[in-house]
Molecule: SAM riboswitch aptamer (S box leader)
Organism: Mucilaginibacter mallensis
RNA sequence: UACUUAUCCAGAAAGACAGAGGGAAAGGCCCUAUGACGUCUUAGCAACCUGUACCGGCUACAAAAUAGUUGGGUAAAAGGUGCUAACUCCUGCUCCAUUUAAAAUGGGGAAAGAUAAGAU
Numbered sequence: 001u002a003c004u005u006a007u008c009c010a011g012a013a014a015g016a017c018a019g020a021g022g023g024a025a026a027g028g029c030c031c032u033a034u035g036a037c038g039u040c041u042u043a044g045c046a047a048c049c050u051g052u053a054c055c056g057g058c059u060a061c062a063a064a065a066u067a068g069u070u071g072g073g074u075a076a077a078a079g080g081u082g083c084u085a086a087c088u089c090c091u092g093c094u095c096c097a098u099u100u101a102a103a104a105u106g107g108g109g110a111a112a113g114a115u116a117a118g119a120u
Base pairs, nucleotide, nucleotide: 001119003118004117005116006115007114008113013042014041015040016039017038021031022030023029026091027090028089043084044083045082048080049079050078052075053074054073055072056070057069058068059067060066088112093109094108095107096106097105098104
């Protein structure tokens, strides 16, 4: 960044500084001077990427061992990110079901957003 792919009902907070708004946007509903949001430190969560170990697959070898390899699985959490109020806090647009209809509720999808890995 008008791009691509994947994921988004799980999980995880203390201290210091600072001092008024914050939760993307609209409508709601929340958080917040019992100090939010933010910054820093420490800790933690998770397992997207790199690396590691094991298993599996494939290749080499007559076989085993061994070696190489990997769009597979598992583990741990060393490195790179991310995250640590509320399901992405809820809804908006569309389709389906319940309903005479509306409203409402439930479900699927889209849009928007966030994060990662790529791409430019």